Molecule: small-subunit ribosomal RNA
Organism: Limosilactobacillus reuteri
C1' cells in the first nucleotide's frame, strides 16, 4: 500500500530488504578502501541495417559578419504620385447576323455586317474606386522568445491577510454622447553639415490639442441608520469641486434627420492581470560573536495605486544576536528527476509555476500596466563609419561565425493547423508555433534468415599423435520475403472565416443591419509522406568486451620484474589460464567498452538503525546560571496530543485501470496518491500550564560516632652532615673489577658537647578520611565533610549542566629567604670499537618556606554524574538492635564503607559481576581508517617555558584489538648427552703425506663450503682415464633406427706421418631358403637423426647428508570453545624411552620406542671333512689306520622374565639391595632412522622436462695439464726419545685373498729382486715369519747409536712408455725437531691408548679407506657453568619465524605546504574632492496660440536658461579581507641493496611508558613525580578446594 467481502472493523491474500574481496601462520572483532545495480542534456575507443518517439553549447552572462524575429489600421486624418473610371486615335484574338456556292435538304466551304478582349499612345478639369509612400493620429512595441550573471532575499514554496490598494482591451447592469476654438507635422522655400541630423518662414487636417453647458452614482467636508478583530466598512441626506470624438461606416431619406454597427465618455459590479503585508519551511562556516544612526519607536509633513523612515523635521534612546545576529564562501526558487525496502541522499537538462537579467553602471519619459531584449538620455569599455568637425551598435531571439572546451545541430519549408498583434472585415505581420534536416545522444520495436544436412569434408587450433575441437557450423538440397530493390494505389490532420443563397430569432414604425442554422464554392508547409498492393533476389546487413580470484568463460605460441597489465588483491625474474598474439570459450548485441558524476550496497553520521574497559573514544575534579528532564493526589484548561469535517495541495509527472497508433517507446480519459498546511468542531488518558492537597524524593532539627579532610602556632625524639676537643694510626673509601677522591697538616674509627637543615621508623593493614590532586611524630585553636539512631519540622525545595567559576601531584618561572641531605646541568675516573650513557667520585639550580603565576600527567578503575531494580559465599573498618554471657568473648539481624571469589546475563574475547561492562530511565562529554599532527595558521590565555581550540595539501590499503599455534628470549622450572666436571691421549709448534683456498698458467677440468666442504665424489691422474689446454683432423659422423645400392669384407703385409689417417699389396666371408630371396657383416648414397661430463638440484625423480636412535609426530569419535584451536598427549611418580602406573572428559588406535632380525658370550641335540686327537697302533710331522669324546666348524635348540627373597614407594609402575647363575635388570655390538626441517647435495652415477650446440659446446690422435708454488687452513704419518734406540734368540692370533692368480721347495744376488718349479678352483695349496711382548747384550741424556726430511750414486719391479710424474731396494749424506701459544679434538670397557695383519681399487703405486685379532688402563663428586636436546610454563611489535623485526640523524632525488624582506592582482566597505544625464524643489530677467478680464509693457498658466539637494562613473587616501609569486629557510611524505650507530619488541641486555626540566651526532641520556600497559624471586594479606 493493493484486491476480495454489504461493511470505516475485522479475516485472508498479494508486493516490501541478497552480497563479495581484501589486515593474520591461521582465528573472531574493530576499521578503512575496492567490486557486482541503477541512472545521465554526457564524452571517448572500436563498429555500424532500418523505423517511431523524444533530446542537443552543462565550459565563455565571450565577441559577432550576414538574413529574418512587431506590426497593423485609410471604416480616425491630410498630402503626394500610380492606375483605373472618361475622351481621342491603333492593333485586332475573339463573336459572327445577312448573303453567295457545292450538294448527300442540313452540312460544308465562301464571304463578312457587328461584337470588341490583351497590347500599346497622348490626354484639360472635377468627383468617385483601387493601390503604394512618408506623415499626422489610435492600438500594440509591457506577450510571446532567449538565458540564470547576480540574488541567502518575503527571491521561492505553502497557507493566510489588504477594513492599506490598481487593473486598458474583454463580460453584465445604468446615464449620456450638447456647442466651440486655437494650432501643427506632412508639404512648399530656405540656411547649416561628409553624413547622422538640425534651424527658419509659409500654408493645412483629425477619432490630435484646449475651455464651456450638463451629473453625482466620483473625490472631500457635515449629520443620521446600521454593522464590525482596533484603525474603521456599508446605505442615505447636505455642501463644494470636476468630463465627452456632436467621430467613422452601412442603410432609409420628405435632405431637417433617423438607425445599425464599430468607437467614445461618466459610473456600480464581475473577471482577469498585477502590487503591498504576514506565519511556517528548504545552506556551509564560530579559526565569522558581537551588529546597528534612519539605527528602533513616537509626532507632524511629505510622497505613493496603496499601508510603512518610504522621506524630511523634531523627540526619547532602543532594534538584533548562541533557538547563531554581523560577516564570508556557494547557489537561481519550485512542480518535479534519478536512486533507496523505507527513512533518506544527490540533482534542478527538456515541459510547467515564479523570480531575475538583457554588453557594463545610473536614470527617468510615455503608457493601463515599464524604470521597458530588438524604446530613450547619460557615464564606461569594445567594435565600425568619417571629409577629423562629427556620428553609428548592442544574438543570453531564430539561423549562421570566431574563440573556448572532451563536447552539443539547418545562414530549411509554411503560416495549412494552434495561438498571439492590429483591423468592421477581407487580410498582413508572426524564427510563437506546425515541420522537415544533422546526431546510435537516449528510450522503444524489427531485421541480418528458416528447415534439412555426417563423408563429421577441407582448412584453422591443439594433442599423450589414438584422437579432440571449431561442428550441423559450412558446402549441399527445400522454402520464405519482415526489411531492402522497382512499379503501382494513396490518406487523416480542413475547423473556420468569408463570398454567393436559403430559414429562423431579438429589435425597429419600417427597412437595412446584426446573430443563429442550413446549401453550394473554396483552404496542406509536410508530401506523392503515412499506409496498402504487385514483382525480383538469401540476396545487401555484427559487432564489441571478458575468460586468476571476486565473476560466466581456457588452451597454445611469443616475451623473460623486460615489454606491458592493473577496479581491489595482486600478475611478469624461461615451462604466465593474469603481458602480446592465435584458436576456442562466456556475456551483450546496432550496439559494446572506458571515463566522468550522482544514489545505492555503507546499520561507513546510526531517528528508523552505531559506539567510548583494552579497539578512535568518559572533559583531572568540582560548585552552578540558562536548558533539558522530574515523587502522590483532586479540581481546571485546552497549547501539545487524538479524532471528524471544510477549504486547498496548477497542469504535466509516479501509480491504477480503460482507450488510440499492427506492438512497444509515446499519446489520451479516468480514479487513487500528494503523507503538507489552514479554518471550524469534538475527547481529556498522557505530557504541559493554574489551583490546592499529601510525605515516601531532598532538606532541617535532637541524641550519639570514627577519622594521616583542611589551615595556622607550638614542640620532641632518633638517623645524616659539620664544628669543636679527648684516644688512635695509616689507610679510608668505592667496585664486577679498579680508579678518580679523602688522609702523616693525622683521615676513617671512637668518645663528648655544640649548630643547622629536611624527613617523620615501629605502629601500619587490598585499614581510615577527602570532589579530584591528595593527607602519616606529637600538643593546642579554628573548620569542611561524613555515618547511625529517632521521627518532632518545611512540603518536591530534586537530578544533570553548554558557556562561566574554582580546586587540580611532579617539573618550571618571578621576588625574597634558607639549605643537612639527595642531585638535572657541569667536571673527573671507569667501562667501551667508541660512551656526549649505565657504574664511581665530586657537584650547581632544585628539592623546604612565604608571596604570585603555570594548569598539564599512565591526572587510570585507562569504566562521566544521578535513580530504581536482579542469586550467593568469605573477609575488613564504622554504628545500631536483639540473644547468650560474672568476664573475655560469641552467634543472628540491619545500615554505610572497603576488598576477594562466584551464578544468570552481557562481551569480539579477555574479562565484568548489588562498588556490572547486567536490566532500564535522565542528563552531560567524545568518537567516525593509518600518517600528515596535537602540527601549520588564526584567535584566546601566560613574563617565559607553554597551555587550550585546532585543520588542509599529499601519502598508505592497511593501522588497530582480544585470543590460538608455533619460534625466539643474556626469562622460570625440570631433564638427558663424553655437554661440562674428573682422567687419558691428541691437534695447534717441526718434518713430511694428502686436500681445500689462494696465486699463477695455453689449461691447472668440474663438483662439495658452518656443525652436515676440505685422505670429500676420487675402492687408487705417467698414455688410458679425462671431461682441460695447444696443435693436427672427420661431417649422417666414434654409436642406435629406418630407406636405397653394392657384396669389392676382416685380418695381415709394405710405404709416407707424431699419430689419427691416406695410399698400394694380399685376400675374396658366414647362416637360412619354398632358390625368387631374406638375415648377419662391411662399405657408399640420401635425410630423418644421432651426440653433448653444455645450461638450470630454484622445473624433477631416484639416492644421500643433517638435527637424531632426539622421544616424539598424528589420527577416528566424543567433550569445550563463536573461532583458529584445546582436550587426549597436561599433572603425581617413574623409565634409556609419550616405558609404564595412578589420576583426569575423554575413549580408542597409528607411525615412531621395546621386540622380532644378524653377530658375540654359555649349553644341549644332530653332522664329522679339507677340521680335531682323550685312548689304542704309528711317524720326522693327525703323517697314516682308528675315533668323533674334546677342539672347531654350521643346523636346530635351551636359557634372562624385576622369575625369587628382602626394604622404599600409594596396596601401584618402579627402584635399592641380595641370592641362583656363562650371562642381571634394554649383557655387549650391529642392522633398523617416526611426523617433518634446511627451495640441504648430486642434472659429472643414472633417469628426466625445458632451453642451448649441430663441417660443432659432436668425434678421433699426439703431446701436454689436473703433479705448478711468496702463502693460508684442514686431515693425517713419523717424531722429538731410555716405559727408548740398535742387535740376537725365543713365543701366541683372527679376518680374508687367490687360475691373466696366489705361488712352497731349490739355486743365485747384503738387499729389493731373478731363475726354475710341486700344490691349490682352496677348512686340503699359497700368501703367511704376526708384531708388541719375552729372555739377553749394548748405548746413558747428547741435537745423541734419538729423529729420519732433503740430496748423491748404483740397483731392481711393473709397463708401448717411469722426464715433466710411480714405487721399491743397497751405500753414503743427517735438516727441522728436546713434547709445542691463544685455542681446540676424541674416549666411559675389552672402551681409550699401543701392536702388527688382510682386503677393495690396482699392469704398477697406500702414512688414505674398510675390515680383524694382540696388549690393555685412568676416572665420573657432581649437574653451578658452556654447548646441544625435550617437557611444562612465561613474555613477545617475531611468523622468511632472533642470521627476526625495527628507531632518529645525516647524504641524494621527487612532491605537497608552512615562514619570509617584499612584489602583484582582486573584492566590499570607509572619508575627501569632482560630478553627467535625470526626477524633485527654487527663480531676478527672458520666451508664451488657446482660457479669464478692467485689451494692456495685463493676469493665469508653460518653457527654456540658471542655481540647489540627492547621485554613476571616476580621482585621492589609509585600512580591512583574499589570490598569486618570492631569494632564503623549516619541518613533513615518498623513493634502489647508500652511512652512522642500536632506541623499542623477550628481564630487549640500564623494564618500559606518560608529565616536565636540562643536556647530547642520532636514535636518546639523566633528575623529580606519576603508572602497569613490568619479567622473575621472596614476603604479606585475601581468596578458592580438601
Nucleotide at each position: 500500500a493493493g484486491a476480495c467481502u454489504g461493511a470505516u472493523c475485522g479475516g485472508c491474500c498479494u508486493a516490501u530488504g541478497a552480497g563479495a574481496g581484501u589486515u593474520u601462520g591461521a582465528u573472531c572483532c574493530u576499521g578503512g578502501c575496492u567490486c557486482a545495480g541503477g541512472a545521465u542534456g554526457a564524452a571517448c575507443g572500436c563498429c555500424g541495417g532500418c523505423g517511431g518517439u523524444g533530446u542537443g553549447c552543462c565550459u565563455a552572462a565571450u565577441a559577432c559578419a550576414u538574413g529574418c524575429a512587431a506590426g497593423u489600421c485609410g471604416u480616425a486624418c491630410g498630402c503626394a504620385c500610380u492606375g483605373g473610371c472618361c475622351c481621342a486615335a491603333c492593333u485586332g484574338a475573339u463573336u459572327g447576323a445577312u448573303g453567295g456556292u457545292g450538294c448527300u435538304u442540313g452540312c460544308a466551304c465562301c464571304g463578312g455586317a457587328u461584337u470588341g478582349a490583351c497590347g500599346a499612345u497622348g490626354g484639360a478639369u472635377c468627383a468617385c474606386c483601387a493601390g503604394u509612400g512618408a506623415g499626422u493620429g489610435g492600438c500594440g512595441g509591457a506577450c510571446g522568445g532567449g538565458u540564470g550573471a547576480g540574488u541567502a532575499a518575503c527571491a521561492c514554496g505553502u497557507a493566510g491577510g489588504u477594513a492599506a490598494c490598481c487593473u486598458g482591451c474583454c463580460c453584465c447592469g445604468g446615464a449620456g454622447c450638447g456647442g466651440g476654438g486655437g494650432a501643427u507635422a506632412a508639404c512648399a522655400u530656405u540656411u547649416g553639415g561628409a553624413a547622422a541630423c538640425a534651424g527658419a518662414u509659409g500654408c493645412u487636417a483629425a477619432u490630435a490639442c484646449c475651455g464651456c453647458a450638463u451629473a453625482a452614482c466620483a473625490a472631500c467636508a457635515a449629520a443620521a441608520g446600521u454593522c464590525g478583530c482596533a484603525u474603521g466598512g456599508c446605505u442615505u441626506u447636505u455642501g463644494u469641486u470636476u468630463g465627452a470624438a456632436a467621430g467613422a461606416u452601412g442603410g432609409c431619406u420628405u435632405u431637417g434627420g433617423c438607425u445599425a454597427u464599430c468607437a467614445c465618455u461618466c459610473u456600480g459590479g464581475g473577471a482577469u492581470g498585477g502590487a503591498c503585508c504576514u506565519g511556517c519551511g528548504g545552506u556551509g562556516c564560530a579559526u565569522u560573536a558581537g551588529c546597528u544612526a534612519g539605527u528602533u519607536g513616537g509626532u507632524a509633513a511629505g510622497g505613493u495605486a496603496a499601508c510603512g523612515g518610504c522621506u524630511u523635521a523634531c523627540c526619547a534612546a532602543g532594534g538584533c544576536g548562541a533557538u547563531g545576529a554581523u560577516g564570508c564562501a556557494u547557489a537561481g526558487c519550485c512542480g518535479a528527476g534519478u536512486u533507496g525496502a523505507g527513512a533518506g541522499a544527490c540533482u534542478g537538462a527538456u515541459c510547467g509555476g515564479c523570480c531575475a537579467c538583457a554588453a557594463u553602471g545610473g536614470a527617468a519619459c510615455u503608457g493601463a500596466g515599464a524604470c521597458a531584449c530588438g524604446g530613450u538620455c547619460c557615464a564606461u569599455a569594445c567594435u565600425c563609419c568619417u571629409a577629423c568637425g562629427g556620428g553609428a551598435g548592442g544574438c543570453a531571439g531564430c539561423a549562421g561565425u570566431a574563440g573556448g572546451g572532451a563536447a552539443u545541430c539547418u545562414u530549411c519549408c509554411a503560416c495549412a493547423a494552434u495561438g498571439g498583434g492590429c483591423g468592421c472585415a477581407a487580410g498582413c505581420c508572426u524564427g510563437a508555433u506546425g515541420g522537415a534536416g544533422c546526431a546510435a545522444c537516449a528510450c522503444c520495436g524489427c531485421g541480418u534468415g528458416a528447415g534439412u544436412g555426417a563423408a563429421g569434408a577441407a582448412g584453422g587450433g591443439u594433442u599423450u599423435c589414438g584422437g579432440c575441437u571449431c561442428g550441423u557450423a559450412a558446402a549441399g538440397c527445400u522454402c520464405u520475403g519482415u526489411u531492402g530493390u522497382u512499379g503501382g494505389a494513396g490518406a487523416a490532420g480542413a475547423a473556420c472565416g468569408u463570398g454567393c443563397g436559403u430559414g429562423a430569432g431579438a429589435g425597429u414604425a419600417a427597412c437595412u443591419g446584426u446573430u443563429c442554422a442550413u446549401g453550394c464554392a473554396g483552404u496542406g508547409a509536410c508530401g506523392g509522406u503515412a499506409u496498402c498492393c504487385a514483382a525480383c533476389c538469401a540476396g545487401a546487413a555484427a559487432g564489441u568486451c571478458a575468460c586468476g580470484g571476486c565473476u560466466a568463460a581456457c588452451u597454445a605460441c611469443g616475451u623473460g620484474c623486460c615489454a606491458g597489465c592493473a577496479g581491489c588483491c595482486g600478475c611478469g625474474g624461461u615451462a604466465a589460464u593474469a603481458c602480446g598474439u592465435a584458436g576456442g570459450u562466456g556475456g551483450c548485441a546496432a550496439g559494446c567498452g572506458u571515463u566522468a558524476u550522482c544514489c545505492g550496497g555503507a546499520u561507513u553520521u546510526a531517528u528508523u538503525g552505531g559506539g567510548c574497559g583494552u579497539a578512535a573514544a568518559g572533559c583531572g575534579a568540582g560548585c552552578g546560571c540558562a536548558g533539558g528532564c522530574g515523587g502522590u493526589u483532586g479540581c481546571u484548561u485546552a497549547g501539545g496530543u487524538c479524532u471528524g469535517a471544510u477549504g486547498u495541495g496548477a497542469a504535466a509527472g509516479c501509480c491504477u485501470u480503460c482507450g488510440g497508433c499492427u506492438u512497444a517507446a509515446c499519446c489520451g480519459a479516468a480514479g487513487a496518491a500528494g503523507u503538507g498546511c489552514a479554518u471550524c468542531g469534538g475527547a481529556a488518558a498522557c505530557c504541559g500550564g493554574g489551583c490546592g492537597a499529601c510525605u515516601u524524593g531532598a532538606g532541617u532539627g535532637c541524641a550519639g560516632a570514627a577519622g594521616a579532610g583542611g589551615a595556622c602556632a607550638g614542640u620532641g625524639g632518633a638517623a645524616c652532615u659539620c664544628c669543636a676537643u679527648g684516644u688512635g694510626u695509616a689507610g679510608c673509601g668505592g667496585u664486577g673489577g679498579a680508579a678518580u677522591g679523602c688522609g702523616u697538616a693525622g683521615a676513617u674509627a671512637u668518645a663528648u658537647g655544640g649548630a643547622a637543615g629536611a624527613a617523620c621508623a615501629c605502629c601500619a593493614g587490598u585499614g581510615g578520611c577527602g570532589a579530584a590532586g591528595g593527607c602519616g611524630g606529637c600538643u593546642g585553636u579554628c573548620u569542611g565533610g561524613u555515618c547511625u539512631g529517632c521521627a518532632a519540622c518545611u512540603g518536591a525545595c530534586g537530578c544533570u549542566g553548554a558557556g562561566g567559576c574554582u580546586c587540580g601531584a611532579a617539573a618550571g618561572c618571578a621576588u625574597g629567604g634558607g639549605u643537612a641531605g639527595c642531585g638535572a646541568a657541569c667536571a673527573g675516573g671507569a667501562u667501551u670499537a667508541g660512551a656526549u650513557a649505565c657504574c664511581c667520585u665530586g657537584g650547581u639550580a632544585g628539592u623546604c618556606c612565604a608571596u604570585g603565576c603555570c594548569g598539564u600527567a599512565a591526572a587510570c578503575g585507562a569504566u562521566g554524574a544521578g535513580u530504581g531494580c536482579u542469586a550467593g559465599g568469605u573477609g575488613u573498618u564504622g554504628g545500631a538492635g536483639g540473644g547468650u554471657u560474672u568476664c573475655c568473648g560469641c552467634c543472628c539481624u540491619u545500615c554505610a564503607g572497603u576488598g576477594c571469589c562466584g551464578g544468570a546475563g552481557c562481551u569480539a574475547a579477555c574479562g565484568c559481576a548489588u562498588u556490572a561492562a547486567g536490566c532500564a530511565c535522565u542528563c552531560c562529554g567524545c568518537c567516525u581508517g593509518g600518517g600528515g599532527a596535537g602540527u601549520a595558521c588564526g584567535a584566546c590565555c601566560g613574563c617565559a617555558a607553554g597551555g587550550u581550540u585546532g585543520a588542509a595539501a599529499c601519502u598508505c590499503a592497511a593501522a588497530g584489538g582480544a585470543a590460538u599455534u608455533g619460534a625466539c628470549g643474556g626469562g622460570g622450572g625440570c631433564c638427558c648427552g663424553c655437554a661440562c666436571a674428573a682422567g687419558c691421549g691428541g691437534u695447534g709448534g717441526a718434518g713430511c703425506a694428502u686436500g681445500u683456498g689462494g696465486u699463477u698458467u695455453a689449461a691447472u677440468u668440474c663438483g662439495a663450503a658452518g656443525c652436515u666442504a676440505c685422505g670429500c665424489g676420487a675402492a687408487g691422474a705417467a698414455c688410458c682415464u679425462u671431461a682441460c689446454c695447444a696443435g693436427g683432423u672427420c661431417u649422417u659422423g666414434a654409436c642406435a633406427u629406418c630407406u636405397u645400392g653394392c657384396g669389392c669384407u676382416a685380418a695381415c703385409c709394405u710405404u709416407a706421418g707424431a699419430g689419427a689417417u691416406a695410399a698400394g699389396g694380399c685376400g675374396u666371408u658366414c647362416c637360412c631358403u619354398u632358390c625368387g630371396g631374406g638375415g648377419a657383416c662391411g662399405c657408399a648414397a640420401u635425410g630423418a637423426c644421432a651426440g653433448g661430463u653444455g645450461g638450470u638440484g630454484c622445473a624433477u625423480g631416484g639416492u644421500c647428508g643433517u638435527c637424531g636412535u632426539c622421544a616424539g609426530c598424528u589420527c577416528g569419535u566424543g567433550u569445550c570453545g563463536u573461532g583458529a584451536g584445546a582436550u587426549g598427549u597436561u599433572g603425581g611418580g617413574u623409565u634409556a624411552a609419550g616405558u609404564c602406573c595412578c589420576g583426569c572428559a575423554a575413549c580408542g588406535a597409528g607411525c615412531g620406542c621395546a621386540a622380532c632380525c644378524c653377530u658375540u658370550g654359555u649349553u644341549a641335540c644332530u653332522a664329522g671333512u679339507u677340521g680335531c686327537c682323550a685312548g689304542c697302533a704309528u711317524u720326522a710331522a693327525g703323517u697314516u689306520g682308528g675315533g668323533c669324546a674334546c677342539u672347531c666348524u654350521a643346523g636346530u635348540g635351551a636359557g634372562a622374565c624385576u622369575g625369587c627373597c628382602g626394604g622404599u614407594g600409594a596396596c601401584a609402575a618402579a627402584c635399592c639391595g641380595g641370592a641362583g647363575g656363562a650371562a642381571g635388570g634394554u649383557g655387549g655390538g650391529g642392522a633398523c632412522g617416526a611426523c617433518g626441517u634446511c627451495a640441504g647435495a648430486u642434472c659429472a652415477u643414472c633417469a628426466u622436462g625445458c632451453c642451448c650446440c649441430u663441417u660443432a659446446u659432436g668425434a678421433c690422435c699426439u703431446g701436454g695439464g689436473c703433479u705448478a708454488c711468496a702463502c693460508a687452513c684442514g686431515u693425517g704419518c713419523u717424531a722429538c726419545a731410555a716405559u727408548g734406540g740398535a742387535c740376537g734368540g725365543u713365543a701366541c692370533a683372527a679376518c680374508g685373498a687367490g687360475u691373466c692368480g696366489c705361488a712352497a721347495g731349490c739355486u743365485c744376488g747384503c738387499g729389493a729382486g731373478a731363475g726354475u718349479a710341486a700344490g691349490c678352483u682352496a677348512a686340503u695349496c699359497u700368501c703367511u715369519u704376526a708384531a708388541a711382548g719375552c729372555c739377553g747384550u749394548u748405548c746413558u741424556c747428547a741435537g745423541u747409536u734419538c729423529g729420519g726430511a732433503c740430496u748423491g750414486u748404483a740397483g731392481g719391479c711393473u709397463g708401448c712408455a717411469a722426464c715433466u710424474c710411480g714405487c721399491c731396494u743397497a751405500c753414503a749424506c743427517g735438516a727441522a725437531g728436546u713434547c709445542g701459544g691463544a685455542a681446540u679434538c676424541g674416549c666411559u670397557a675389552g672402551u681409550a691408548a699401543u701392536c702388527g695383519c688382510g682386503g677393495a681399487u690396482c699392469a704398477g703405486c697406500a702414512u688414505g679407506c674398510c675390515g680383524c685379532g694382540g696388549u690393555g688402563a685412568a676416572u665420573a663428586c657432581g649437574u653451578u657453568c658452556c654447548c646441544g636436546g625435550g617437557c611444562c610454563u612465561u613474555g613477545u611489535a617475531c611468523a622468511c619465524a632472533c642470521c627476526g623485526c625495527c628507531c632518529g640523524u645525516c647524504a641524494c632525488a621527487c612532491c605537497a605546504u608552512g615562514g619570509g624582506a617584499g612584489u602583484u592582482u582582486g573584492u566590499a566597505a570607509c572619508g575627501c574632492c569632482c560630478a553627467a544625464a535625470g526626477u524633485c524643489g527654487g527663480u531676478g530677467g527672458c520666451c508664451u496660440a488657446a482660457c479669464c478680464u478692467u485689451u494692456a509693457u495685463g493676469g493665469a498658466g508653460g518653457g527654456a536658461g540658471c542655481c540647489g539637494c540627492c547621485u554613476a562613473a571616476g580621482g585621492c587616501g589609509g585600512g580591512a579581507c583574499a589570490g598569486a609569486u618570492g631569494a632564503c629557510u623549516g619541518g613533513g611524505g615518498u623513493g634502489a641493496a647508500g652511512u652512522c650507530g642500536u632506541a623499542a619488541c623477550a628481564a630487549g641486555g640500564u623494564a618500559g611508558c606518560c608529565g616536565u626540566a636540562g643536556g647530547a651526532g642520532a636514535a636518546c641520556c639523566u633528575g623529580c613525580g606519576g603508572c602497569u600497559g613490568g619479567a622473575u624471586c621472596a614476603c604479606c594479606u585475601c581468596c578458592u578446594u580438601u